A computed fold for a 96-nucleotide RNA from an Alphaproteobacteria bacterium, annotated as TPP riboswitch aptamer (THI element).
Its Rfam family is "TPP riboswitch aptamer (THI element)". From the family's description: Vitamin B(1) in its active form thiamin pyrophosphate (TPP) is an essential coenzyme that is synthesised by coupling of pyrimidine and thiazole moieties in bacteria. Its family is annotated with thiamine pyrophosphate binding in the Gene Ontology.
């Protein structure tokens, strides 16, 4: 200087359902999925199923539910001239 790999710092991005019970109500308890069901949290950042649209989709479970599968090499989606650490490579000293 490249390089991609890891880590990290900054910054951006995202979701919060469902069922029972109590409560006028804001909300509390509890049960299921799930990383996260409001958390100083967790998830995701273009290598980009975090998430959103389709979608009041279809198909099977299920007290219920994006619960699970498709849909889905659809269509959107939010990143830095930055630190550190690996790697390679070019120059310049200096000593043999």
């Nucleotide at each position: 200087c490249g390089c991609c790999c890891g880590c990290g710092a900054c910054a951006g991005g995202g979701g919060c359902g469902u069922c029972c019970g109590g409560g006028c109500g804001a909300c509390c308890g509890g049960g299921c999925u799930g990383a996260g069901a409001a958390g100083c949290a967790c998830c995701c950042u273009u290598u980009g199923a975090a998430c959103c649209u389709g979608a009041a989709c279809c198909a099977g479970a299920u007290c219920a539910u994006g619960c699970u599968g498709g849909c889905g090499u659809a269509g959107g989606g939010a990143g830095u001239c930055c630190g550190c650490g690996g790697c390679g490579g070019c120059u310049g000293c200096u000593u043999u």